[in-house]
Context: one part of a larger RNA
């Protein structure tokens, strides 16, 4: 000089960072991922009206609440650093891939089918959870026509889709209050091209320490058929060659996430990867695969194993290395709090709903930063302590008096910025057969703040409430007494202390820093 510290003594207020560095140790309890009714079918209760044969019905409550099917999202975000010396990261190229939403373009979106869960009934189970039999929808699920294209092809063919939904209207056609079929508009779906972004792969170069680790290697190295993958590829197989790697450090042990950065120091360089940001990896412990565009998935599925609960003993739940919170280890690290008001995100056409991400609060002097603990004038140099050559010196303008001031701190008024969308109503412009819905400018209007009655103003009284800590023998800024007497102690290093200790303890008076100040530890 540094620091995610910690330990002594201290300790007023504010910003503003930052807070399990050890046990990837075990976890009580709450919440962290949901959303869509403008994909579908169903559909209650409380409670209250009325009726009643006093069992009950029958409107509203309401097509609410709810659960199911279906879609899209739980591969983002959030966590910790086990593992990994490795194309894992970094940096600079590559070519044989893919890519939900999103952007532009293009061509379509006919016309059929059979199920099934919700539901009802009956079963089994202590549960968890399940059988069976009926009944139905769909933007779920399957044939079929068609194919602008796309695929495969021996160039002769072959293959391969779709899903609707929500608003408006009567210009033509039929019935004629208004409707259908139609038309229109907004959104969907389905092939395919192209972008954007995301990802998967491969390469050159760099990436810790040791030789008291010298030989390592048979799917090993390459070739050919074959399989697999979205894609190259011993990624896997058969078969064939005997390669391949190594003192320029192979193989094998150890330690270790990697990077932008951080400390540091004049730079080179050493050290080091909290916070923030990028990227790998993992999600009780191993192992698989499913769906899916995308996982081999933290809050999903199955297996094994360990540990914890539940069992009616037959059998079953569980996974905080998400936020708080708890034990437990440690010198040592904070609330089971407020809100979705703003950022971002998921789902909606939108109202919206979800969101421990995030915004804020609250702890903690753990750090950095700036305030404040009074000013100004006071000499009889007061009393008091402390030295003294006893004259006298010193604390010392310091106190006490006088005048003043008001930052913080207490009350006690006003009081934000962060809000701007979004929704309504009107105006012009696009779409239209059309003043509809709709979209896009614009004006009006309506609200919406967790933080918070906080910042921040103003006022009231009135020096009132606010200074330690360490250190004074040299390095080093700073001396004297008393006590003690190689004791008691002290020390970063040299060394102090056996009767005159500026070195130990106390006391005065110094000196450094300062809501700190030391001491321990860690790097340069």
């Nucleotide at each position: 000089a540094u620091u995610g510290a910690a330990c002594g003594c201290u300790g007023g207020a504010g910003g503003u960072a930052u807070g399990c560095u050890u046990a990837a140790c075990a976890c009580a309890u709450g919440c962290a991922a949901g959303u869509c009714g403008a994909a579908c079918g169903c559909g209650a209760a409380c409670g209250u009206u009325c009726c009643u044969u006093c069992g009950g019905g029958a409107g509203c409550a309401a097509g609410u609440a709810g659960a199911g099917u279906g879609g899209c999202g739980g591969a983002c975000g959030g966590g910790g650093g086990a593992g990994u010396a490795a194309c894992g990261c970094g940096u600079a190229g590559g070519a044989a891939u893919c890519u939900a939403c999103c952007u532009a373009a293009a061509u379509g979106u006919g016309g059929g089918g059979g199920a099934u869960a919700a539901c009802a009934u009956g079963g089994a189970g202590a549960a968890a959870u399940u059988c069976a039999u009926g009944c139905u929808a769909a933007u779920a699920c399957c044939g079929c026509a068609u194919a602008c294209g796309c695929c495969c092809u021996a160039c002769g063919g072959g293959g391969u889709a779709a899903a609707g939904a929500g608003g408006g209207c009567c210009u033509c056609u039929u019935c004629u209050u208004g409707a259908a079929a139609g038309c229109u508009c907004u959104u969907g779906c389905a092939u395919u091209u192209a972008g954007a972004u995301g990802a998967g792969c491969c390469u050159g170069c760099g990436u810790c320490g040791g030789a008291u680790u010298a030989g390592c290697u048979u799917g090993u190295u390459g070739g050919u058929g074959g399989g697999g993958u979205a894609a190259u590829g011993g990624c896997c197989u058969a078969c064939c060659a005997a390669g391949g790697c190594u003192a320029c450090g192979a193989c094998g042990g150890g330690u270790a996430g990697c990077u932008g950065g951080u400390c540091u120091g004049a730079g080179a360089g050493g050290a080091u990867g909290a916070u923030c940001a990028g990227u790998c990896a993992c999600a009780c412990u191993g192992g698989a695969a499913c769906u899916g565009a995308g996982a081999c998935a933290c809050g999903g599925u199955c297996c094994a194993g360990a540990c914890u609960c539940c069992u009616a003993c037959g059998g079953g739940a569980g996974g905080c290395a998400g936020c708080a919170g708890u034990g437990g280890g440690g010198a040592a690290u904070u609330u089971u709090g407020c809100g979705c008001a703003a950022u971002g995100g998921g789902c909606g056409a939108a109202a919206g709903c979800c969101u421990g991400a995030c915004g804020c609060a609250g702890c903690g002097a753990c750090g950095c930063c700036g305030c404040g603990u009074g000013u100004a004038c006071g000499a009889u140099g007061a009393a008091g302590g402390c030295c003294c050559u006893u004259g006298g010196g010193u604390c010392g303008u310091a106190a006490a008096g006088u005048a003043c001031u008001g930052u913080c701190a207490a009350c006690a008024g006003g009081g934000a910025c962060g809000a701007a969308a979004a929704c309504c109503u009107g105006g012009c412009g696009g779409g239209u057969a059309a003043u509809a819905u709709c979209c896009g400018c614009u004006a009006g209007g309506c609200u919406u703040g967790a933080c918070g009655g906080u910042a921040c103003c103003u006022g009231u009284g009135g020096a009132g409430g606010a200074a330690g800590c360490a250190c004074c023998g040299g390095c080093u800024a700073a001396c004297u007494c008393u006590g003690u007497g190689c004791c008691a102690g002290c020390a970063g290093c040299c060394g102090c202390g056996g009767u005159a200790a500026u070195a130990c303890a106390g006391a005065g008076g110094g000196u450094g820093c300062a809501a700190a100040c030391g001491u321990u530890g860690u790097u340069c």
The part of an RNA shown here (small-subunit ribosomal RNA, 5' domain) has 524 nucleotides and comes from an uncultured prokaryote. The RNAcentral record of the full RNA draws on ENA.